[in-house]
RNA sequence: AGAGUUUGAUCCUGGCUCAGAACGAACGUUGGCGGCGUGGAUUAGGCAUGCAAGUCGAACGAGAAAGGUUCCUUCGGGAACCGAGUACAGUGGCGAAAGGGUGAGUAAUGCAUAGAUAACCUGCCCUCGAGAUGGGAAUAACCUCGGGAAACUGGGGCUAAUACCCAAUAAGACCACGUGCCGCAAGGCAAGUGGCCAAAGAUAGCUUCGGCCUUCGCUCGAGGAGGGGUCUAUGUCCUAUUAGCUUGUUGGUGGGGUAACGGCCCACCAAGGCUUCGAUGGGUAGCCGACCUGAGAGGGUGACCGGCCACACUGGGACUGAGACACUGCCCAGACUCCUACGGGAGGCUGCAGUCGAGAAUAUUCCGCAAUGCGCGCAAGCGUGACGGAGCGACGCCGCGUGGGGGAUGAAGGCCUUCGGGUUGUAAACCCCUGUCACCUGGGAAGAAAAGUAGGUAGUUAAUAGCUGUCCUACUUGACGUUACCAGGGGAGGAAGCACCGGCUAAAUACGUGCCAGCAGCCGCGGUAAUACGUAUGGUGCAAACGUUGUUCGGAAUCACUGGGCUUAAAGAGCACGUAGGCGGUCUAGAAAGUCUGGUGUGAAAUCCCUCGGCUUAACCGAGGAACUGCAUUAGAUACUUCUUGACUCGAGUGCGGGAGGGGAGAGUGGAAUUCCUGGUGGAGCGGUGAAAUGCGUAGAUAUCAGGAGGAACGCCGGUGGCGAAAGCGACUCUCUGGUCUGUAACUGACGCUAAGGUGCGAAAGCUAGGGGAGCGAACGGGAUUAGAUACCCCGGUAGUCCUAGCCCUAAACGAUGAGCACUUGGUCGAGGGGACUUCCACAUCCUCUCGGUCGUAGCGAAAGUGUUAAGUGCUCCGCCUGGGGAGUAUGGUCGCAAGGCUGAAACUCAAAGGAAUUGACGGGGGCUCACACAAGCGGUGGAGGAUGUGGCUUAAUUCGAGGCUACGCGAAGAACCUUAUCCUGGUCUUGACAUGCUUAGGAAUACCUGUGAAAGCAGGAAGUGCCUUCGGGAGCCUUUACACAGGUGCUGCAUGGCUGUCGUCAGCUCGUGUCGUGAGAUGUCGGGUUAAGUCCCUUAACGAGCGAAACCCUUGUCCCUAGUUGCCAGCGAGUCAUGUCGGGGACUCUAGGGAGACUGCCGGUGUUAAACCGGAGGAAGGUGGGGAUGACGUCAAGUCCUCAUGGCCUUUAUGACCAGGGCUGCACACGUCCUACAAUGCGGCGAACAAAGGGCCGCGAACUCGCGAGAGUAAGCAAAUCCCAAAAAACGUGCCUUAGUUCGGAUUGCAGGCUGCAAUUCGCCUGCAUGAAGCCGGAAUCGCUAGUAAUCGCGGGUCAGCAUACCGCGGUGAAUGUGUUCCUGAGCCUUGUACACACCGCCCGUCAAGCCACGAAAGUGGGGUGCGCCCGAAGUCGCUGCAGCAACUAGCAAUAGAGCAAAGCGCCGAAGGUGAACUCCGCGAUUGGGACUAAGUCGUAACAAGGUAACC
Repeated sequence: AGAGUUUGAUCCUGGCUCAGAACGAACGUUGGCGGCGUGGAUUAGGCAUGCAAGUCGAACGAGAAAGGUUCCUUCGGGAACCGAGUACAGUGGCGAAAGGGUGAGUAAUGCAUAGAUAACCUGCCCUCGAGAUGGGAAUAACCUCGGGAAACUGGGGCUAAUACCCAAUAAGACCACGUGCCGCAAGGCAAGUGGCCAAAGAUAGCUUCGGCCUUCGCUCGAGGAGGGGUCUAUGUCCUAUUAGCUUGUUGGUGGGGUAACGGCCCACCAAGGCUUCGAUGGGUAGCCGACCUGAGAGGGUGACCGGCCACACUGGGACUGAGACACUGCCCAGACUCCUACGGGAGGCUGCAGUCGAGAAUAUUCCGCAAUGCGCGCAAGCGUGACGGAGCGACGCCGCGUGGGGGAUGAAGGCCUUCGGGUUGUAAACCCCUGUCACCUGGGAAGAAAAGUAGGUAGUUAAUAGCUGUCCUACUUGACGUUACCAGGGGAGGAAGCACCGGCUAAAUACGUGCCAGCAGCCGCGGUAAUACGUAUGGUGCAAACGUUGUUCGGAAUCACUGGGCUUAAAGAGCACGUAGGCGGUCUAGAAAGUCUGGUGUGAAAUCCCUCGGCUUAACCGAGGAACUGCAUUAGAUACUUCUUGACUCGAGUGCGGGAGGGGAGAGUGGAAUUCCUGGUGGAGCGGUGAAAUGCGUAGAUAUCAGGAGGAACGCCGGUGGCGAAAGCGACUCUCUGGUCUGUAACUGACGCUAAGGUGCGAAAGCUAGGGGAGCGAACGGGAUUAGAUACCCCGGUAGUCCUAGCCCUAAACGAUGAGCACUUGGUCGAGGGGACUUCCACAUCCUCUCGGUCGUAGCGAAAGUGUUAAGUGCUCCGCCUGGGGAGUAUGGUCGCAAGGCUGAAACUCAAAGGAAUUGACGGGGGCUCACACAAGCGGUGGAGGAUGUGGCUUAAUUCGAGGCUACGCGAAGAACCUUAUCCUGGUCUUGACAUGCUUAGGAAUACCUGUGAAAGCAGGAAGUGCCUUCGGGAGCCUUUACACAGGUGCUGCAUGGCUGUCGUCAGCUCGUGUCGUGAGAUGUCGGGUUAAGUCCCUUAACGAGCGAAACCCUUGUCCCUAGUUGCCAGCGAGUCAUGUCGGGGACUCUAGGGAGACUGCCGGUGUUAAACCGGAGGAAGGUGGGGAUGACGUCAAGUCCUCAUGGCCUUUAUGACCAGGGCUGCACACGUCCUACAAUGCGGCGAACAAAGGGCCGCGAACUCGCGAGAGUAAGCAAAUCCCAAAAAACGUGCCUUAGUUCGGAUUGCAGGCUGCAAUUCGCCUGCAUGAAGCCGGAAUCGCUAGUAAUCGCGGGUCAGCAUACCGCGGUGAAUGUGUUCCUGAGCCUUGUACACACCGCCCGUCAAGCCACGAAAGUGGGGUGCGCCCGAAGUCGCUGCAGCAACUAGCAAUAGAGCAAAGCGCCGAAGGUGAACUCCGCGAUUGGGACUAAGUCGUAACAAGGUAACC
């Protein structure tokens, strides 16, 4: 520090996810030791049991027992002493308000920081001053009598105190009065006068018994320290779907109350106080030091430790006290639990342990007061679940160990393998060592210093007593503890796992599985070759742990202060005015709030950081420093901001002169057109559409003329022209009126900008009321279209559209661009002013201000684009955004007559949604161009019969493959057996029909025979003995046995190679360098011409190149040369009935070798002086001469595992091999491709011509003979320019047939034959005779063909024993039409749109149906909360009263009275409770509503292309 994920790819926006750190954690697997920490986060739920606050006999009175000793005894016991002035209990004092726990409440009565207290208190402690005199009356305990189950309690009697009371004394305390001084002031200080307030003793020692002295205690006062109370300022979560709150409320006066100010409380008076700088309400929450994270700023948290607060079963209350409204005190009410004799009582673990419950989850009913601290005490000491320790938990951090060195035959085993090997791996074994931890044994620090006691010593004192002490010596105190640590012993012995290995992200192989099982943080894996599931091996990472889950921060600049945005990605309010607020021109002087500098105080300690130090190290701990970025205060500075004073004119405004304009409102006027009405002319249609129909019309329409009525809108001008803030504004005139521009520079003197709330305006539609209503026209009716058509089209037509008044308040209200100011190169056009120039005017030119456009520089931008009218550069203010969907929905509020508007969520769900641009593909987009694509023609198919292939059906089997074009006379260039296959039935073989190696036994090889059988096979018989040799044997072959293995037309063409089809013989497909672009990519390859062609030329940020095209190759067409047999025969000769038959010849044809020829070369024209095109000449051939071979990058997961090859899988007495028979030929049917026809351009008969290219020895087979014929017999020739197949046919001539199911057509069937073959029944071909079906030119639709072509005619070949209408070739005869590109199909290029990229056979919307999930509404129903009104009113304070009662004081001898206290009573307040009406939150709810999600449901096809009616608001 980044990475993954939207796309075919790209850039951007934007969310989701990951890598890091952390935790009071939990869960899973695993687990050796130690140190230091840490551990009930949930039910502030309930609690058994024990302990957690006592202590003081030196404040006081009283005072046991057990037991022991001694004595007595009636033997039952008793007494004395010790126990012991002890225990328990009581009075009294101090403490119990600390320590310990928890976080319920609390959003401020809290906390933090800084202050104030002239408005206060303070026990114990310290310092100082003064004092402590004289008296008195009670009461617990105790005794006694009662009540009660108990808890407890009543009466009577006795008694003490450092308990209580009275009096005395008393000041710098307190109160009152006046005086002085001080302070800004409230007020403070000082002295004076008057009044008023106190006490307690205990104790060691000494004593002359009077007392002295010590220490502790007591009282009053002053001060201090520490602790607290109160007040102020600032800061302190979310919510406006909470906007108003408040009556003791705000203030005053006077009282009361308090330690103290104060409405804290009361009476009266006034009507205030708080609030958009968020009052009030609601929700949540203890706050802080700090902790986690982060570069920081921030964000999150508030465990442990520390400070503060609050609470103590829930609510209320006071008492005591220095301090409480009191955790282990009291009273009352309530809930709960327990005891009970039913009458009453008791209790409060949010102390330490522990228990139940709930929960994912959190420990021992431990040891000790040895240390530290606290309470009491003079002290010893006692108490202390504070604390110190131990135990449990890998909960966290830190440390250590599980061994070290050597050791290659790289052992065995495992795993993989290309079978060679590799890896595990120096790892192990083995050898040599070490001894940490654990274990055993022994030793053994520090935590302990005090206090005390004893002695000494110094001081005090009359004192050697006592007491005191920073003094000295001795003795005594350890829970932890089997401590840490050290030594010895023994032996590698007791000690390694977890997660991951597709990318992110370090680390891969095999097997299993087969969209199953499963994985997954995101993307995504799994459908038979899974590095992603499971296992194994190997590897990687951490390691006594490792993973997972949860949470926080980070990454996330993804709430942006640092540090984001708003044209199109989410985002500018529809527009303006204006309030608060924010911001604001120039100069001068001052102030010093902000700001800056310095000082002072504070910012507790701990923490963090630095440096040292202590535990062996570290964690941990200690010391010092720094820091704590803050706050307050003080001194100074004055540039800027602010405030105050004065001035200025450039911002803003006013005046004056001039101007343009559909700016607004009202009133009036006008013409054109539509419609309607009246009349005339006229006479059959009009109208409407893609085509029609509905509709109108003989009752006279449409058309046309004239007149009239009415309403709405204002043609031309008219213009990216004008005006307005926007919405918007368009005939003309008048009236009223707003804004704006220009010139001038007279006036004011910052008066400005923006604008939350607020107010106004605000298209269309809609609403209310009243008018109006021509045209248009939702709804509605009809006609069409259509599968349907609640639409598009047509005919009608109501609301509405118009006016007046009032609502509504929304739009894609758009420049998708808030307002204002300033600055930053330019060109050009338009509109309105002014000026200069010109002698003046006009025109032109130039300058200038304002407004409206356009093109573009820099810059900006993701790009498109924008660009002085910014989306540039800055400033000010406002509004708005934070992934998509859910949703602008629900709910609440508010506005509205309604419709609806404004404000505006969540649950749930997805990993995207989106912007711009790129390349393709596509379009019922466009342009250009091509092709038998269409058109123009010719001939077919589709109808018939047959052949053949396919589907389907059938079957024991009808083997398999091919499936739009690009399967279907295709694989198959030929299924009777064979072929032939996991086709079927049946019979057989098992190292095999075939290959290689090895093993056992035997034998030459080889050929023959027999039985059985359908054959294969099985069983058996007999013949035969070869070659080489070192005589052992060997080579090769055969049989046999066992083993490796063979074999498979079995599966997967979606694992593959190769081959092939198709687009397409279409003209395309790419690369290098350069350039442009952030990039995908573009350019080149586009454009203008031209071509069959990306063919060539020109232009050109491109220049070149490659694969294709073309050419090269074959063939054909002309000529030449060479050669002349088997071919040829002109001339010469011979011969024949005749024939190149023969001699001969090379002239010709021909054959087959070589060459020539054609290149737009020449001429003319067109064209850019080009490429090229058109025409012409010459030529056998002319613009590629014709034909063929040749097929770019790629597409279709196209076809083929059954040609071959091949990975993987499957099979192995079978899916292999052999054999017989059957099937592949099966037939209601459908389709494709063909053949033959339907006839006269024909059929048949007769006669008589002309080819090319091929084939031939298991072959072609002449001639001859026989047969009607197929053919047979015999046989010449020929391995072929020689012989044969071989007859070419159509054509031509001639005569017949005369339009008919025929002299057409030949299917079908019968009989008789022939050929091939082992064999023609299933199932061949041919012949003859006989038979003579359908069919008279073929519906929708569809195919081929542009010249030697179509059409038509025959010939040959391959396959093959035989079988050809198929296929591959050959020649003969030989046309018609077109010179065009509107349309159909396909293709190419350019361009455009796109929501497509599996690419239109695409994408995608809504209802309905099904499942599931969350949410809303809902009659109602259940519960919680906060206040309010009323009722009742506990305890208790306060007030009033107080006749019960009462020791202290007063009077009195006393009785008694008084003062005072005070029970009961009354009153105010008052918790809980009751009740009522509201508010608010949560749950449930028949039913209902929409929403989200869910491989293959239904109906349509709304959107994306002009999406087939442009889309959208």
Source information: A computed fold for a 1513-nucleotide RNA from an uncultured prokaryote, annotated as small-subunit ribosomal RNA. It matches the Rfam family "Bacterial small subunit ribosomal RNA". Gene Ontology terms of the family: ribosome and structural constituent of ribosome. RNAcentral holds the sequence, with entries from ENA.